[in-house]
Context: one part of a larger RNA
RNA sequence: UUGGGCGUAAGAGCUUGUAGGUGGCUUGUCGCGUCUGCCGUGAAAAUCCAGGGCUUAACUCUGGACGUGCGGUGGGUACGGGCAGGCUAGAGUGUGGUAGGGGAGACUGGAACUCCUGGUGUAGCGGUGAAAUGCGCAGAUAUCAGGAAGAACACCGAUGGCGAAGGCAGGUCUCUGGGCCAUUACUGACACUGAGAAGCGAAAGCAUGGGGAGCGAACAGGAUUAGAUACCCUGGUAGUCCAUGCCGUAAACGUUGGGCACUAGGUGUGGGCGACAUUCCACGUUGUCUGCGCCGUAGCUAACGCAUUAAGUGCCCCGCCUGGGGAGUACGGCCGCAAGGCUAAAACUC
Numbered sequence: 001u002u003g004g005g006c007g008u009a010a011g012a013g014c015u016u017g018u019a020g021g022u023g024g025c026u027u028g029u030c031g032c033g034u035c036u037g038c039c040g041u042g043a044a045a046a047u048c049c050a051g052g053g054c055u056u057a058a059c060u061c062u063g064g065a066c067g068u069g070c071g072g073u074g075g076g077u078a079c080g081g082g083c084a085g086g087c088u089a090g091a092g093u094g095u096g097g098u099a100g101g102g103g104a105g106a107c108u109g110g111a112a113c114u115c116c117u118g119g120u121g122u123a124g125c126g127g128u129g130a131a132a133u134g135c136g137c138a139g140a141u142a143u144c145a146g147g148a149a150g151a152a153c154a155c156c157g158a159u160g161g162c163g164a165a166g167g168c169a170g171g172u173c174u175c176u177g178g179g180c181c182a183u184u185a186c187u188g189a190c191a192c193u194g195a196g197a198a199g200c201g202a203a204a205g206c207a208u209g210g211g212g213a214g215c216g217a218a219c220a221g222g223a224u225u226a227g228a229u230a231c232c233c234u235g236g237u238a239g240u241c242c243a244u245g246c247c248g249u250a251a252a253c254g255u256u257g258g259g260c261a262c263u264a265g266g267u268g269u270g271g272g273c274g275a276c277a278u279u280c281c282a283c284g285u286u287g288u289c290u291g292c293g294c295c296g297u298a299g300c301u302a303a304c305g306c307a308u309u310a311a312g313u314g315c316c317c318c319g320c321c322u323g324g325g326g327a328g329u330a331c332g333g334c335c336g337c338a339a340g341g342c343u344a345a346a347a348c349u350c
Stems, first nucleotide, its partner, number of pairs: 004321003007304002011318001013200004020193003024087007032080002035075007047065007090190001091187003094183005102176007109153001114148007124135002161168002205246006214240002219235004257317006265295012299306002323350003332343004
């Protein structure tokens, strides 16, 4: 390479999108791909076939075939393609509805913890397996009133919702993205994927300036223990919070890339629309579209399991894998303030 794979060895954390690859129905045209006839060329030798020459064979000579290709020329036009035109089932737009912790900013609420002030009150409190460190007669803990500050939002709350992913939850307002349903009014293939690239991207960490209640790496002390650089306890700095800028990684997981189509059902639940029933509404019955779950047939799978939200059956595009260790390391390059990230070997060894 051919080929085989990627839930468990292999799907990039996610999205947008360039080149490229792929692409709906239909008419005409061209004849590039494609199919076909003929002509030229395709050196000789070699190879194969037939025959001849050395006594035979090897060897050799003659003729034919082969030479899958290239060029020219005459045709064919279904399919792919180019050009021109049409269509509406893909895609998008409009109109009317609708659910939502989707995003950003501002304002604001109550509970709790801590601290401060004052009152009541007296000897303990706290903590644990048991203790001690710690706090307390300079009046703690407890309790009442008032005040301050920061952070997080109990109940509702849910295999419930939204978002591309990361993620998103007290309330109100402003700005704003996307989805779903109905309608078929408009555009008329405008589509899918996407190497590079760009943007977003938890936590921790970094820079500058704020903030700092609680929690709490590091650190200190008390215990435990043979030891205890831990688990437990008392404290406690960075951090956690805000603004701006960096970092760019995670078990970034459904460990399952995206799109389209097809392939039994049952059941629950979120959002919409329709029909029946109902005097109307609600409830109910039923249908349909779109999400989220559970169970399960065929099929698939090494098994586990998956099963219309596929890991089934097919097509298109991208990414990735090729025994374990060495190693996601060294070197080089690019990025970063740094920490480090991305790309990524070999020797050797089993």
A computed fold for a 350-nucleotide part of an RNA from Brachybacterium sp. KM5, annotated as small-subunit ribosomal RNA, central domain.
NCBI's taxonomy places the organism under Bacteria, Bacillati, Micrococcales, Dermabacteraceae, Brachybacterium.